């Protein structure tokens, strides 16, 4: 550094429209999902920037859970720093 397995947060199931599914004779509305747009946030995947501190050839390198929020995310899945165990 890798498997595996167990915890594992924060923010809107938000408006608008547009297509499609279900159930109904049929519309209109209802639900579920999908794209667009728009506005509110959220930081624990990556990334970016400062920094205290370290190294060193003295101006270079490393550097966070801070910062930014490009990128991710704002029902539940998924994903998730980061900690626990077992194993190489």
């Nucleotide at each position: 550094c890798c498997u595996g397995u167990g915890g594992g947060a924060g923010a809107g199931a938000c408006c608008g429209c547009u297509c499609u599914u279900c159930a109904u004779u049929g519309a209109a509305g209802g639900a579920g999902g999908a794209g667009c747009g728009g506005c509110g946030c959220c930081g624990a995947a990556g990334g970016a920037g400062c920094a205290a501190c370290c190294g060193g050839c003295c101006c270079c390198g490393g550097a966070a859970a801070c910062u930014c929020u490009c990128a991710g995310g704002c029902a539940a899945a998924c994903g998730g720093a980061c900690c626990g165990c077992a194993g190489g």
Glycine riboswitch aptamer from uncultured Reyranella sp., 88 nucleotides, folded computationally. Of the family's consensus pairs, 85% are formed in the model. Its Rfam family is "Glycine riboswitch aptamer". From the family's description: This family represents the bacterial glycine riboswitch. RNAcentral holds the sequence, with entries from MGnify. Model confidence (mean pLDDT): 77 of 100.